[in-house]
Molecule: c-di-AMP riboswitch aptamer (ydaO/yuaA leader)
Organism: Paractinoplanes pyxinae
RNA sequence: AGGAGGCCGCCGCCUAAUCGCCUUCGGCGAGCCGGGGAACCACGAUUUUGAAAGCUGGCUCAGCUUUCCGGGGUGCAUCCGCGUCAGCGGUAGGGAUCACUUCCGUCCCGAACCCGUCAGCUAACUCGGUCGGCGGCCGACGGAAGGAACA
Numbered sequence: 001a002g003g004a005g006g007c008c009g010c011c012g013c014c015u016a017a018u019c020g021c022c023u024u025c026g027g028c029g030a031g032c033c034g035g036g037g038a039a040c041c042a043c044g045a046u047u048u049u050g051a052a053a054g055c056u057g058g059c060u061c062a063g064c065u066u067u068c069c070g071g072g073g074u075g076c077a078u079c080c081g082c083g084u085c086a087g088c089g090g091u092a093g094g095g096a097u098c099a100c101u102u103c104c105g106u107c108c109c110g111a112a113c114c115c116g117u118c119a120g121c122u123a124a125c126u127c128g129g130u131c132g133g134c135g136g137c138c139g140a141c142g143g144a145a146g147g148a149a150c151a
Base pairs, nucleotide, nucleotide: 009137010136011135012134013133014132018030019029020028021027022026031130032129033128034127035126036125041120050068051067052066053065054064055063056062057061070118071115072114073113074112079090080089081088082087093109094108095107096106097105100146101145102144103143104142
């Protein structure tokens, strides 16, 4: 000198996931977000109170627990083709790219989880969530249009 990593602080990004207060390690609120839930509207009977395992009881019946084919929910994350079934190629959709918006270009994501036979919409009402994951540190800013602010 360069590179990498850790801690604190600040700035910024995805996400609903931020802020305030208190008797503070747990609570209470505000904001934001999600579920259930009438009429009207929509839907419309195609079965046999779904299957397996375990437990209990008043035992050929019933109840409870667990797992999940039906169905449903959160979410951008849906669908199609190929495949040696690991994955590959695309795609509905979503995000970033000046720290206001839009367009072009460019770069990415296109997952995961939950409910447990059950839920359309839905006023009143009611039940919940507020996690987590990244980048930067004055160097550099992809382009264009408009707006705003300042001078």